[in-house]
C1' cells in the first nucleotide's frame, strides 16, 4: 500500500414557526348529574432495522378436555441454550479456500421395493470392444532311435494389467507371483469384525482378527427415533337500544234476528259527570290492538390492548448461547389507521471548478487539492393483540477484530 474475511453502529445533529395522534391539567361552552365537546391553552409522549413476507417457534382465548390408536405433517451428528423452535452456542465429521474462514436435508442402503438418463461391451448375483497370454489341448514346421524338445498359427481357451465409455465400471497403491493375470500371496492405505483407552457424547487414537463379502440414490416409496389436537384479535369477554320478530301473563261475556258482517238486548270493566247511589255520555269486553314481565340477535359502547419471556446499566457464574441478583425507567397504541411541512445553521453526499492548479513524466499522459456554485439529506420501508427468531430489501458511511499478498526499516 493491494486483496479479503468475520462482526458491530448509524439511518443526519441543534433551534425557530405551523400542523397532526394519545394521556393528562387548567379555561370555555352544553348538561339537573354522571358527562360530553369535530372549542381553545399548558405539559408530556409519538415507527423500525427491518414495524416487511407471514415462513417456524411460543404466549393468550375460544372450541367435542384433545388420554391412546389409525392417517397427515414436520425435525434428523453430539453435548448444551431456550416459554417454545426448523432458532442460536460450543463441539464432533465431511467438502471448499494458501489462510482468516466459509458450506453440509448430518440417522438407515446385509429389512423391502424401485430407479442409475447419455454414453458404453458391460450399471449390480455385470461384462470383453480395443487388448494381454495362449502355459494346457488343437494344427502347421523343424531336430530326436525315442521319452520329449524348440518354432510358428490364434482355433479351442484363459485373463481383465493398460487403453476406450461414464457422475460411477465390483477396493487403492506397490511388491512378488504367472503362459498373461487376479487378495493368488504380502506390506502399507480403505473396509468389516472383537478389543482397550480417552471423552457425558458424536468421535478420535491405537492393538488383534478377516483377504474384501458390502457401488450409487431414501429433499423415490419406505423403516427407526422424536415432536405437532384446531382455528386465529373478524380470537374472545361484558354492558346493550330504536325498530322489526319470539315467549309467558292480563281482563266477562250472554242472548236473538238476518241480506254473514252488522244490528238489536242483557250483563260486566273502564273514564267522565258526582259526596255516594241510580241514571246518563263515551270506550272496551274473539282475534288483534293494548298493557307488563322475560329472554335470544342487530346497531353501537367497552374490555382484550400493551408493565413486557420489558429496556438500560452494574456485579456474580458460564468458553460461548444464556442465566442470576442488585439499582433505574415506563417507552405509540386506534381507528382504516396520527408521526408532517417550511427555514435558519452546522455536519455529510454528489455534480461542476478539474479537457485539470501543485505533483510526476523526454513525451503521450497520469494525476491531488481548494476557494466558489448548484442540487440533494435521499436507501428499503409505515406499528393495528404481544413476543422470539428465520428470510427478504436497502442510498452514503464509521468502527472493531483477523488472514494473505507486496514494499520499507
Nucleotide at each position: 500500500g493491494g486483496a479479503g474475511c468475520g462482526g458491530u453502529c448509524a439511518a443526519g445533529g441543534c433551534g425557530g414557526c405551523c400542523g397532526c395522534g394519545g394521556c393528562g391539567g387548567c379555561g370555555c361552552g352544553g348538561g339537573a348529574g354522571a358527562c360530553c365537546g369535530a372549542c381553545g391553552c399548558c405539559g408530556u409522549c409519538g415507527a423500525g432495522g427491518a414495524a416487511a413476507g407471514u415462513c417456524c417457534g411460543g404466549g393468550c382465548a375460544c372450541c367435542g378436555c384433545a388420554g391412546g390408536g389409525c392417517g397427515g405433517g414436520g425435525u434428523g451428528g453430539u453435548g448444551g441454550g431456550u416459554a417454545a423452535c426448523g432458532c442460536c452456542c460450543a463441539c464432533c465429521g465431511g467438502c471448499c479456500g494458501c489462510g482468516a474462514g466459509g458450506c453440509c436435508a448430518g440417522g438407515g442402503a446385509a429389512a423391502g421395493u424401485g430407479c442409475c438418463a447419455c454414453a458404453g461391451a458391460g450399471a449390480a448375483c455385470a461384462g470383453a470392444c480395443c487388448g494381454c497370454c495362449g502355459a494346457u489341448g488343437g494344427c502347421c514346421g523343424g531336430c530326436g532311435c525315442g521319452a520329449g524338445c524348440c518354432g510358428g498359427c490364434a482355433c479351442a481357451g484363459g485373463c481383465a494389467a493398460g487403453g476406450g465409455u461414464g457422475a460411477a465400471a465390483c477396493g487403492g497403491c506397490g511388491a512378488g507371483g504367472u503362459a498373461a493375470g487376479a487378495g493368488c500371496u504380502c506390506a502399507c492405505c480403505g473396509c468389516c469384525g472383537g478389543g482397550a483407552u480417552g471423552g457425558u457424547g458424536a468421535c478420535a487414537u491405537c492393538c488383534c482378527g478377516g483377504g474384501c463379502a458390502c457401488g450409487g440414490c431414501a429433499a423415490a416409496c419406505c423403516c427407526c427415533a422424536c415432536c405437532c389436537g384446531g382455528u386465529g384479535a373478524a380470537a374472545g369477554a361484558c354492558c346493550g337500544a330504536a325498530u322489526a320478530g319470539g315467549g309467558a301473563g292480563g281482563g266477562a261475556g250472554g242472548c236473538g234476528g238476518c241480506u254473514c258482517g252488522c244490528c238489536g238486548c242483557c250483563g260486566c270493566g273502564g273514564c267522565g259527570u258526582g259526596g255516594c247511589c241510580c241514571g246518563c255520555g263515551c270506550c272496551g269486553c274473539u282475534c288483534g290492538a293494548c298493557c307488563u314481565c322475560c329472554g335470544g340477535g342487530u346497531a353501537g359502547g367497552u374490555c382484550g390492548u400493551u408493565c413486557g419471556a420489558g429496556g438500560c446499566g452494574g456485579c456474580c457464574g458460564g468458553c460461548g448461547a444464556c442465566g442470576g441478583c442488585c439499582g433505574c425507567c415506563c417507552c405509540a397504541g386506534a381507528g382504516a389507521a396520527a408521526u408532517g411541512g417550511c427555514c435558519g445553521u452546522c455536519g455529510g453526499g454528489c455534480g461542476g471548478g478539474a479537457c485539470g492548479a501543485a505533483g510526476g513524466g523526454a513525451a503521450a499522459c497520469c494525476g491531488u487539492a481548494a476557494a466558489c456554485c448548484g442540487c440533494c439529506c435521499c436507501a428499503c420501508a409505515g406499528a393495528a393483540c404481544c413476543c422470539g427468531g428465520c428470510u427478504u430489501a436497502c442510498c452514503c458511511g464509521g468502527c472493531c477484530g483477523c488472514u494473505c499478498c507486496g514494499g520499507a526499516g
The prediction has a mean pLDDT of 75. Predicted 3D model of a 409-nucleotide RNA (Bacterial RNase P class A) from a Candidatus Polarisedimenticolia bacterium. It is recorded under the gene name rnpB. The source organism's lineage runs through Bacteria, Pseudomonadati, Acidobacteriota and Candidatus Polarisedimenticolia. Rfam family: Bacterial RNase P class A. The family's RNA type in Rfam is ribozyme. The sequence is in RNAcentral, with records from ENA.